[in-house]
A computed fold for a 72-nucleotide RNA from a Candidatus Nanoarchaeia archaeon, annotated as transfer RNA.
Model confidence (mean pLDDT): 83 of 100.

RNA sequence: GGGCCCAUAGUCUAGUGGCUAUGACACUGCCCUUACAAGGCGGAGGUGGGGGUUCAAUUCCCUCUGGGCCCA
Numbered sequence: 001g002g003g004c005c006c007a008u009a010g011u012c013u014a015g016u017g018g019c020u021a022u023g024a025c026a027c028u029g030c031c032c033u034u035a036c037a038a039g040g041c042g043g044a045g046g047u048g049g050g051g052g053u054u055c056a057a058u059u060c061c062c063u064c065u066g067g068g069c070c071c072a
Stems, first nucleotide, its partner, number of pairs: 001071007010025003018055001027043005048064005
C1' cells in the first nucleotide's frame, strides 16, 4: 500500500428494512428466610461518529474512528 471481517447495556449475545430492539450474567426493588445463599415477581440501563437512500435504517450505501485476519 491492497483485500476481507467486526463494532448493539458494565460483560457476552439475538435481531439484517416496519410495533415497546432478544436473552444470559452483573446491578437494583419487593416476596421468601431468624439471617445469608438459592428461588419467585418486577425495574433501570444499549444500536461507535458523520452523511446518504427510503414513507420508514440496528439492518442497505459512502466515509471516518477503533479492533482482528490475509497478501505485498